[in-house]
Context: one part of a larger RNA
RNA sequence: CCCGCCACUAGACGGAAAGACCCCGUGCACCUUUACUAUACCCUAACAGUGAAUUAUGGUGCUGACUGCGCAGAAUAGGUGGGAGGCUUUGAACUCGGACUCUUGGGUUCGAGGGAGCCAACGUUGAGAUACCACCCUGUUAGUACUGUGAUUCUAACCUACCACCCUGAUCGGGUGAAGGGACAUUGUUAGGCGGGUAGUUUGACUGGGGCGGUCGCCUCCUAAAUUGUAACGGAGGCGUUCGAAGCUUAGUUCAGGCGGUUUGGAAAUCCGCCGACGAGUGCAUUGGCAUAAACUAGGUUGACUGUGAGACUUACAAGUCAAGCAGGUGCGAAAGCAGGACAAAGUGAUCCGGUGGUUCUGUAUGGAAGGGCCAUCGCUCAACGGAUAAAAGGUACGCCGGGGAUAACAGGCUGAUCGGAGUCAAGAGUUCACAUCGACGCUCCGGUUUGGCACCUCGAUGUCGGUUCAUCGCAUCCCGGGGGUGUAGAAGCUCCCAAGGGUUAGGCUGUUCGCCUAUUAAAGCGGUACGUGAACUGGGUUCAGAACGUCGCGAGACAGUUCGGUCCCUAUCUGUGGUUGG
Numbered sequence: 001c002c003c004g005c006c007a008c009u010a011g012a013c014g015g016a017a018a019g020a021c022c023c024c025g026u027g028c029a030c031c032u033u034u035a036c037u038a039u040a041c042c043c044u045a046a047c048a049g050u051g052a053a054u055u056a057u058g059g060u061g062c063u064g065a066c067u068g069c070g071c072a073g074a075a076u077a078g079g080u081g082g083g084a085g086g087c088u089u090u091g092a093a094c095u096c097g098g099a100c101u102c103u104u105g106g107g108u109u110c111g112a113g114g115g116a117g118c119c120a121a122c123g124u125u126g127a128g129a130u131a132c133c134a135c136c137c138u139g140u141u142a143g144u145a146c147u148g149u150g151a152u153u154c155u156a157a158c159c160u161a162c163c164a165c166c167c168u169g170a171u172c173g174g175g176u177g178a179a180g181g182g183a184c185a186u187u188g189u190u191a192g193g194c195g196g197g198u199a200g201u202u203u204g205a206c207u208g209g210g211g212c213g214g215u216c217g218c219c220u221c222c223u224a225a226a227u228u229g230u231a232a233c234g235g236a237g238g239c240g241u242u243c244g245a246a247g248c249u250u251a252g253u254u255c256a257g258g259c260g261g262u263u264u265g266g267a268a269a270u271c272c273g274c275c276g277a278c279g280a281g282u283g284c285a286u287u288g289g290c291a292u293a294a295a296c297u298a299g300g301u302u303g304a305c306u307g308u309g310a311g312a313c314u315u316a317c318a319a320g321u322c323a324a325g326c327a328g329g330u331g332c333g334a335a336a337g338c339a340g341g342a343c344a345a346a347g348u349g350a351u352c353c354g355g356u357g358g359u360u361c362u363g364u365a366u367g368g369a370a371g372g373g374c375c376a377u378c379g380c381u382c383a384a385c386g387g388a389u390a391a392a393a394g395g396u397a398c399g400c401c402g403g404g405g406a407u408a409a410c411a412g413g414c415u416g417a418u419c420g421g422a423g424u425c426a427a428g429a430g431u432u433c434a435c436a437u438c439g440a441c442g443c444u445c446c447g448g449u450u451u452g453g454c455a456c457c458u459c460g461a462u463g464u465c466g467g468u469u470c471a472u473c474g475c476a477u478c479c480c481g482g483g484g485g486u487g488u489a490g491a492a493g494c495u496c497c498c499a500a501g502g503g504u505u506a507g508g509c510u511g512u513u514c515g516c517c518u519a520u521u522a523a524a525g526c527g528g529u530a531c532g533u534g535a536a537c538u539g540g541g542u543u544c545a546g547a548a549c550g551u552c553g554c555g556a557g558a559c560a561g562u563u564c565g566g567u568c569c570c571u572a573u574c575u576g577u578g579g580u581u582g583g
Base pairs, nucleotide, nucleotide: 001583002582004580005579006578007577008576010575011574012573014570015569022404023403024402025401027400028399029396030395031394032393035201036200037199038198039197042193043192044191045190046189047188048187051154052153053152054151055150056149057148058147059146060145061144062143063142064141065140066139068137078136079135080134081133082132085119086118087117094113095112096111097110098109099108100107101106158181159180160179163177164176165175166174167173204216205215206214213233217239218238219237220236221235222234240385241283242342243341247301248300249299250298251297252296253295255279257275258274259273260272261271281290282289284347286345287344288343305328306327307326308325311322312321313320317386330339331338332337353379354378355377356376357375358374359373361372362371411458412456413454414453415452417451419447420446421445422444423443424442428438429437465540466538467537468536470532471529472528473527474526475525478503479502480501481498482497483496484495485494486493505519506518507517508516509515546564547563548562549561550559551558552557
C1' cells in the first nucleotide's frame, strides 16, 4: 500500500413521511353566535271542513214617533216651500195622577174627571207661525231586514286511550249501540311573529412574515436627479364645500407698514399730511400667479345662456382638461368689445334599478291605454371611493387539502445598532501629583459569545432547551511558570507584559442554562465547535390530542399565565475512526 473481518456512529445538510409550526388559496370541513339569508317546530289570526236555538250588544237601510232654548221678543223660533184658515160631541179650555226629556223655565205623551171652546194673520226679529200640509238636517227612541261581536244551550258534522255486542277461539283493526266531548278541538290554505333546532354562505386588501396598529378616493409641495413622468408603512399639509353675489359688464380706487399731527382715544378704533412695487389682499390648504390689477368700491344686470364645435393636451380603457369659430336669443358699454360662472389647480362615484317633468318616437288584430324609448333631472361615507350581493360575523390545539424557503419560528450567512474587548486624548479623583490605581465628555479600532436588522440555502422536513457521555479548538489566563511598575517595609495584594504544557471538585434547590447556598480546592477560567454531541442516551421543560384553575370572550374558544397526564423509529451502503487476519 491492497483485499477482507470485527466494532463505533462524526459526516454523506443519512433513510422514512409532497412539514402537522408559519404564510398563501376570493381551497375544504366541522363548531359558535345578538353575522346574513332561508327553514322545521311553535304561537296568533282569517277562511274552509262548520250546523241549530236563545239572549245581550254594535253598524247600515226602511217605516213610525219625537227632538232642536244666544240677545230682543207673549216664549224652548232647526232649515226651505206652500198657505188664510185649521182643530173640536170620534170630546175644547181647565183640574188631578203617572212616564220620558230638560237649558229647572218648561216641552211631549198616557189615564181619570170635565162638557164647549182652542189656535193662527197683528208690534218686536236677519229669519214668522208645529194654525195646517210637504220635503229635509242634528240627536233620541220603537219596530223590521241584512250583517258583525260576546255569552249560554242543543246535536247531526267531527273527536274519544272508557263500556257492551259482532267479525272472533283475537288487549290490533273495523262495524253497531251506549256514554262523554262538540261546532270547540284536530286538519288544510293564506298571512304576521318567533325561530343556530336545521341548512347554505360570507367574514377585504396593502403589509420589510402574519396578527395588532395604521392606511385605502381627490388636491398642493418636497423626495424627483433643471421637459414630462417616477416608488416606499418617505417628509409636510388640506378636501368631501361655499357664493343669486363672492357671477357678468362698465366706470373708478390702491394695499400692508412707517413717520408727523389731532377731543375723549391708550401700542392698535376714526381723521389729516408725507413716504410707501407689493412685504397687504385673494371665501378655505399649499404652490404658482395677480398693482394694466385676478385686490377694493359703485351703477346696471343674469352669459351661473340654448344648439354645436375645427383643433389640441392627457391617456391601456373608461374617464379628465383646454378651446377659437358658427346659429339663436340676451346683459353691460358711446363704441371697440367682453360675458357659455367664480385667479388657477380639490369640493367626488361607472353601470344596473327606480322616481319626477317633457316629448311631431313606439304602441303585439285595430282605436286607445299600460309599458318602453329619447331629452332634462333626482335617489349611493357603493369612503375597501373602477363600485362582486338589495342583503353577511367569529372559532378550530379535533382539523384536512393544494402550495411556498416567493414568507416567519431553530441553525447557518451578511451587517454589527446593541453587546464584549483594546487603544487614544486627559477634565478630574488620588493630602501634593492626570497616568501606583481609577478615569468623565469624546475619538479610533477589534471580536462575532447577547438582543436585534435583512430574509440569502433549506417548508417533496437542516429534530428544538437542559442534562449525560465523549470530546476538540481559541486565549481576552482561573491555578501552576517567568517578568515590569507600585501610593511594593515583610506577608498578602493591585496593575501590566510573556506564556495554552498540564489542570480546572463534590453536593442542596430549581426542567433549568444562569443563579443562590454548603463543604473543599493551587484553581473551581471565559468562549467557539449547527447556542459541539438525540442513525450515542435521556425527555424534566417547551410545542398536538384529555382535564382543571385564574383572566378574557354572549359563545365556539383563547392566553411567552398556571397545573396533572402524554408512543423518541432505523439490521451502517460509502467516507471517517479503532482493532485485527492474509498478501
Large-subunit ribosomal RNA, domain V from a metagenome, 583 nucleotides, folded computationally. The coordinates come from a structure-prediction model, not an experiment, and the mean pLDDT is 83. The full RNA is in RNAcentral, with records from SILVA. Its Rfam family is "Bacterial large subunit ribosomal RNA". Rfam links the family to the GO terms ribosome and structural constituent of ribosome.